[in-house]
Source information:
The RNA shown here (transfer RNA) has 73 nucleotides and comes from a Nanobdellota archaeon. The sequence was found in a public genome assembly. The coordinates come from a structure-prediction model, not an experiment, and the mean pLDDT is 82. Rfam family: tRNA.
RNA sequence: GGGCCCGUGGUCUAGUGGUUAUGACGUCUGCUUGACGUGCAGAAGGUCAAGGGUUCGAAUCCCUUCGGGCCCA
Numbered sequence: 001g002g003g004c005c006c007g008u009g010g011u012c013u014a015g016u017g018g019u020u021a022u023g024a025c026g027u028c029u030g031c032u033u034g035a036c037g038u039g040c041a042g043a044a045g046g047u048c049a050a051g052g053g054u055u056c057g058a059a060u061c062c063c064u065u066c067g068g069g070c071c072c073a
Stems, first nucleotide, its partner, number of pairs: 001072007010025003018056001027043005049065005
């Protein structure tokens, strides 16, 4: 330099054009316990890497950039 894949709450992850972005772990609160843990109930936490475009509508499609991984030279 060329090709391919990936980027979504603190971590991992579902989601392949349409109602309010899914779940698990973790965190916090309450119940339970003598206390901790387990269990049960609830809550907070995301501008979907950035910018632009297409569309009535974009996390999703297109372009560019940034970051990570793999392969070729």